[in-house]
Molecule: transfer RNA
Organism: Chloroflexota bacterium
RNA sequence: GCGCCCGUAGCUCAGCGGAUAGAGCACUGGUCUUCGGAACCAGGGGUCGCGAGUUCGAAUCUCGCCGGGCGCGCCA
Numbered sequence: 001g002c003g004c005c006c007g008u009a010g011c012u013c014a015g016c017g018g019a020u021a022g023a024g025c026a027c028u029g030g031u032c033u034u035c036g037g038a039a040c041c042a043g044g045g046g047u048c049g050c051g052a053g054u055u056c057g058a059a060u061c062u063c064g065c066c067g068g069g070c071g072c073g074c075c076a
């Protein structure tokens, strides 16, 4: 340099182009407990990597860029 894959909550991941983007764990508060843990209840937390395009409508499709991974190649 070329090709392919990935980027969604703090972490791991869901989410057939259609309303206000979800789950588990974690976190906060409460109940319980002598305390902690566990369990149960409630809650906070998101520019969906960035920009543009297509569309009535984009996390989802297209293009460019950024970042990560894998493979191939070039120079020495």
Stems, first nucleotide, its partner, number of pairs: 001072007010025004018056001027043005049065005